Model confidence (mean pLDDT): 83 of 100.
The RNA shown here (small-subunit ribosomal RNA) has 1533 nucleotides and comes from a metagenome.
Its Rfam family is "Bacterial small subunit ribosomal RNA".
[in-house]
RNA sequence: AGAGUUUGAUCCUGGCUCAGAACGAACGCUGGCGGCGUGCUUAACACAUGCAAGUCGAACGAGAAAGAAGGGCUUCGGCUCUUCAAGUAAAGUGGCGGACGGGUGAGUAACACGUGGGUAAUCUACCCUUUAGUUUGGGAUAACACUUCGAAAGGAGUGCUAAUACCGAAUAAGACCACAAUUCUUCGGAGUAGUGGUAAAAGGUGGCCUAGUUAUGAAGCAAUUUGUAAUGCUAUUGCUAGAGGAUGAGCCCGCGCGCCAUUAGCUUGUUGGUGGGGUAAUGGCCUACCAAGGCUGAGAUGGUUAGCUGGUCUGAGAGGAUGAUCAGCCACAUCGGAACUGAGACACGGUCCGGACUCCUACGGGAGGCAGCAGUGAGGAAUAUUGCGCAAUGGGGGAAACCCUGACGCAGCAACGCCGCGUGAGUGAUGAAGGCUUUCGAGUCGUAAAGCUCUGUCAGAAGGGAAGAAACAGUAUGGGGAACAAUACCCCCAUACCUUGACGGUACUUUCAGAGGAAGCACCGGCUAACUCCGUGCCAGCAGCCGCGGUAAUACGGAGGGUGCAAGCGUUGUUCGGAAUCAUUGGGCGUAAAGGGCGUCUAGGCGGUGGUAAAAGUCAGAAGUGAAAGUCCUCGGCUUAACCGAGGAAGUGCUUUUGAAACUAUAUCACUUGAGUACGGGAGAGGGAAGCGGAAUUCCAAGUGUAGAGGUGAAAUUCGUAGAUAUUUGGAGGAACACCGGUGGCGAAGGCGGCUUCCUGGACCGAUACUGACGCUAAAGCGCGAAAGCGUGGGGAGCAAACAGGAUUAGAUACCCUGGUAGUCCACGCCGUAAACGAUGAGUACUAGGUGUUGCGGGUAUUGACCCCUGCAGUGCCGCAGCUAACGCAUUAAGUACUCCGCCUGGGAAGUACGACCGCAAGGUUAAAACUCAAAGGAAUUGACGGGGACCCGCACAAGCGGUGGAGCAUGUGGUUUAAUUCGACGCAACGCGAAGAACCUUACCCAGAUUUGACAUCCUGAGGAUCUUCUAGAGAUAGAAGAGUGCCCUUCGGGGAGCUCAGUGACAGGUGCUGCAUGGCUGUCGUCAGCUCGUGUCGUGAGAUGUUGGGUUAAGUCCCGCAACGAGCGCAACCCCUGCCUUUAGUUGCCAUCAGGUGAUGCUGGGCACUCUAGAGGGACUGCCGGUGUUAAACCGGAGGAAGGUGGGGAUGACGUCAAGUCAUCAUGGCCCUUACGUCUGGGGCUACACACGUGCUACAAUGGCAGGUACAAAGAGUCGCUAUCCCGCGAGGGUACGCUAAUCUCAAAAACCUGUCUCAGUUCGGAUUGGAGUCUGCAACUCGACUCCAUGAAGUCGGAAUCGCUAGUAAUCGUGGAUCAGCAUGCCACGGUGAAUACGUUCCCGGGUCUUGUACACACCGCCCGUCACACCAUGGGAGUUGUUUGGACCAGAAGUCGUUGGGCUAACCCUUUUAGGGAGGCAGGCGCCCAAGGUCUGAAUAGCGACUAGGGUGAAGUCGUAACAAGGUA
Repeated sequence: AGAGUUUGAUCCUGGCUCAGAACGAACGCUGGCGGCGUGCUUAACACAUGCAAGUCGAACGAGAAAGAAGGGCUUCGGCUCUUCAAGUAAAGUGGCGGACGGGUGAGUAACACGUGGGUAAUCUACCCUUUAGUUUGGGAUAACACUUCGAAAGGAGUGCUAAUACCGAAUAAGACCACAAUUCUUCGGAGUAGUGGUAAAAGGUGGCCUAGUUAUGAAGCAAUUUGUAAUGCUAUUGCUAGAGGAUGAGCCCGCGCGCCAUUAGCUUGUUGGUGGGGUAAUGGCCUACCAAGGCUGAGAUGGUUAGCUGGUCUGAGAGGAUGAUCAGCCACAUCGGAACUGAGACACGGUCCGGACUCCUACGGGAGGCAGCAGUGAGGAAUAUUGCGCAAUGGGGGAAACCCUGACGCAGCAACGCCGCGUGAGUGAUGAAGGCUUUCGAGUCGUAAAGCUCUGUCAGAAGGGAAGAAACAGUAUGGGGAACAAUACCCCCAUACCUUGACGGUACUUUCAGAGGAAGCACCGGCUAACUCCGUGCCAGCAGCCGCGGUAAUACGGAGGGUGCAAGCGUUGUUCGGAAUCAUUGGGCGUAAAGGGCGUCUAGGCGGUGGUAAAAGUCAGAAGUGAAAGUCCUCGGCUUAACCGAGGAAGUGCUUUUGAAACUAUAUCACUUGAGUACGGGAGAGGGAAGCGGAAUUCCAAGUGUAGAGGUGAAAUUCGUAGAUAUUUGGAGGAACACCGGUGGCGAAGGCGGCUUCCUGGACCGAUACUGACGCUAAAGCGCGAAAGCGUGGGGAGCAAACAGGAUUAGAUACCCUGGUAGUCCACGCCGUAAACGAUGAGUACUAGGUGUUGCGGGUAUUGACCCCUGCAGUGCCGCAGCUAACGCAUUAAGUACUCCGCCUGGGAAGUACGACCGCAAGGUUAAAACUCAAAGGAAUUGACGGGGACCCGCACAAGCGGUGGAGCAUGUGGUUUAAUUCGACGCAACGCGAAGAACCUUACCCAGAUUUGACAUCCUGAGGAUCUUCUAGAGAUAGAAGAGUGCCCUUCGGGGAGCUCAGUGACAGGUGCUGCAUGGCUGUCGUCAGCUCGUGUCGUGAGAUGUUGGGUUAAGUCCCGCAACGAGCGCAACCCCUGCCUUUAGUUGCCAUCAGGUGAUGCUGGGCACUCUAGAGGGACUGCCGGUGUUAAACCGGAGGAAGGUGGGGAUGACGUCAAGUCAUCAUGGCCCUUACGUCUGGGGCUACACACGUGCUACAAUGGCAGGUACAAAGAGUCGCUAUCCCGCGAGGGUACGCUAAUCUCAAAAACCUGUCUCAGUUCGGAUUGGAGUCUGCAACUCGACUCCAUGAAGUCGGAAUCGCUAGUAAUCGUGGAUCAGCAUGCCACGGUGAAUACGUUCCCGGGUCUUGUACACACCGCCCGUCACACCAUGGGAGUUGUUUGGACCAGAAGUCGUUGGGCUAACCCUUUUAGGGAGGCAGGCGCCCAAGGUCUGAAUAGCGACUAGGGUGAAGUCGUAACAAGGUA
């Protein structure tokens, strides 16, 4: 960083897909070790069990027991007392903590969170500093005891008692409240001093008696001394009231932070004020009254989704996605509501009430809340142990020891992730065995293994063995401190000692043994690194996209090999990336998706020139903040790394502040060029209203007039003898305005066209003056808006949906024709859409030109009109730069810029459904999704095609001649039949084709009989000469038997070799078995058509183009000219062969003019080669010559000469390619198949069948003929296993005989024509089929199944329907001849000559072809593509009588617990009063009432989801049905 995929190819647009990274993952296969992390994403589902919040005796009262020791008693069982246990356990009062820590993400779109501020509107337990205090009294109560209720949970009553529990009084520096004064002030408030008022407290522990006092003991006569203890002193710790700090919290504000407008209006405590209440505190937070406000397009309200953030993942970044673990904040704790306590909660392991659920129950009533740690069930693709320990860190309580701590530290499980290590190293070629492949040579696994030499990580065994621990406390010693009477106590420091480890005998380390225990997974067609074999045969399967699989699959499955990663590897899912595919960075809108139909205007956005001010934006500096962790950098600690520690950087943001003043905004003063106004002009189908006009159609009336008219491709329906059409005159009525008329004009668009008048809008030009930015754009809104359509009322000539009829047609609900109603017209009102298009929004500025045209002006000139130059405003064409994917646009931009609006984001579903708005309706506007496809599309290119165009050619048509199609027969094919009728060939281009010869053979088919190394080839072993003859069995193949016979080469004479036969063994032979769609070769065809290409250059982003097109010309891409082309190749032509003329050479077997000879006759003989001929070599024809046309060309036309004239005629010769054309059965050949058979041999049969259909031929239908007789002329061939003369026989086929000929010598060997005669138009003297009989020939053999001959028989057929074929000159037609194959068999095929025509005006049409051009939705290329209904299957969706849920609004009822208010007749310790047995007061409580209010209920709406008979359209499906709508002029554009 890109790649694949739309096409035949190209460029573009555009979607889909892939390669990367990541994960709390899951699944499949596999699995050695360690370190560090991580681990219910689903059911905020339900939970058994254990643990997770306690602690303090230095706040308080009370206070066991087991057990031990001792004493007493004893019935020897035991009982009892004292001491210890012990002021211990357990419980209680009280204090502090249970608001932290831990979990979860349901709710929440919000000041919840983030960030930055504010609090002069606040609170803060414990902690720190500091100030002042800590006085004096009182009454209760739990525990406990007794009684009592209950199943239990739990209570009730009476009585006793303590406090750091509770209460009264005193005091008040300061605090608080009220009053008035003053200072500061951000005007909200804050501070200062004064007067009055209000509110406090608790002690505990240690030490000591130093002072006072008290109690007590001792000594003393006493004074006094001394001891003990305290209510004393002192120390310490608490407590109270302030001030300050720290920490934490509450509240408020700016900004940021999802989606839906198919949610557009919401709101009554609502917005504000005043008074009051409430709170720690502001505030409608609450209440009464007053006012009527408040929010909203910069998105209110509603719906839906969601904890937010630091961060995490990705990305170059900007962004996008995400919010596990860790950290901050919030919210929640079974669901809903509520308050209490407290510094703090409306409280996860607290309380009360209501609901659901679970459990216990004696049925009366109770108990519970794992979203703490483990664990269970359930759900799910899926997520761990009911572990150890408080050793460390941290937390609560305590003075402390210490206790508690599922926080935490550790361990366990899991490859879930990241990181590290290992599974060995070296050497080792005979390249072992084995596997796989093979062209059979070998290659590969592969130095890989084995073998040899080493090492020792991990795991294993046995030893040693840490760090993590520093302390607190205690003891000892020393030093110091405050206060004190004090050397005591207390506090601090230092040293020493003592003491504490869950992990764990773990990390680490030593020794031992030994390569020993440790490699898999995915992939291998392209993208994408990696290739072969076998199996399968559109099957099984694969697939992320394109796509593989129908017999040679690198794509399926297996194997070998390879590639990649590695204790993991793949798959699935999700996110970002690639995707510039929502584009701020960084996209577009003429034709690909996309400019609103047009105007006007509001909000909004943007905005001319100069100056001044201030400083909102902007820029610069500074400060604060931006938590930690994380990311990045540096250094360090674990052997390294992951991981961890320290320091730094960064954190683009927010806030405060100081500056700057160019730009933007603001304020203000000016300006005139933007904009506008006034004045003067001319142009115009601009709009509205009224009136007028002529032409034409139709109708009516009348006249003339007669048989048709009308209409069409052709017709018919229709009109007309009741008088049409035609024509003349008059009249009626409606609509539209010919010519002018024009890419002319006007208008915003739609649109506007006779003439006149009235009313009216806009633009333009000219010249001056004025205003002074007044401008541009334009969501929403408002208006205009073709045609059609709708409503009401008119009108209605023509035209004309619907409709009717006639045609056409397979049909014709169409196109064509005849009619014809709405409508078209007018008035008024709707509708609001069009390919409403320049498919191009509006505005401003700039950027070469040329040429038309409209309007107005200036200049020159003119009598004037033109012409010419020039300005402004419109409207066209061409064209440069530039732009564009290309086409194209190009001063009227699609160029260069700016401003504003609208719109687009793959195709289909769909401009559809639902909803909403508008409409009388039709319908319009707005506008999805499920599902489905890998494309859909734009422009251009090359072809192909067109019932597109132009040009040209061809026996293509036409003009002719003769046929086929009808008959009989021959032959081939199909079909049918058969044991088999072997196989192939199927439009032209299969069908007298392969087959140039099926009786056997051929032969491949069928039946039957044989055979198995084979009929044929090579190799090995053994035996034998080879070979020949005869006999037997058999249909034969074959089997058996007998006889003759001893070869060739070398030799050391032993033998060896070659060849042949037989037997045996296996390698192999063999196959006309399959695949021509695996192939070679060969062939057909377009087509003997004139085409097909290349190199270089040029043009184009490219496919490609150019050349090869154009103008001429040709049979021809033949040639010439022109030209960004210049050349070249394969084709054309020529070169080759035959033929036509001449010359020359040569004359035998050919020829015979002349000469001679001979014959009945004949080149028969001599002779000759002149001629013919033969066969060699040459010549000749080249548009060369002349004239004309043509561009001075190529060439064409005519002519001359010539045997021949424009390629003289014919042949051979077949470009690039097309048809998967034909052939595996000519041959060759890959693969597959058979191997006692699908091979081989033999006999017989079949390929020859026969209702029928087709093709190709022959013979005919007759007189241009048949028959009979006579008589003439040819070419090219063949021949010794042959052709055969002659003669004889036979009616004949033929037989016999036999000359000649290995061929210019001999033989096969002519017919039509011509002459004469006859037949006389008939199924015949035509025609010859068929059949009977008799024969001939070939052959081993003519039955199936040959040819020919003779005699007899004598069918159809009298010129052939639709249709169709060949031929342009020595051709058609007609006549015979020869040859190949071949024993025999020819109407076929190939070749030969004889006789010998007709016609071509011409290119409109049919067919085929070539070139150019055009259109295209075709490219398998029109035998193409493709549309819609219907039928069937499946899928998703809409509607749907209804029905079931969920959420939510409104109204009303109801009202638990609880706060608050009120009441409080019942009850009542502290305080007060009086009396004192007690009473009263104050206050409090229970209870009652009220407001608010959760659940619940009733009624009524809304939203949403599921189901739903039936129904609607849509999508997708194998080759269904009907038509043929579109693409070409697609056959009606």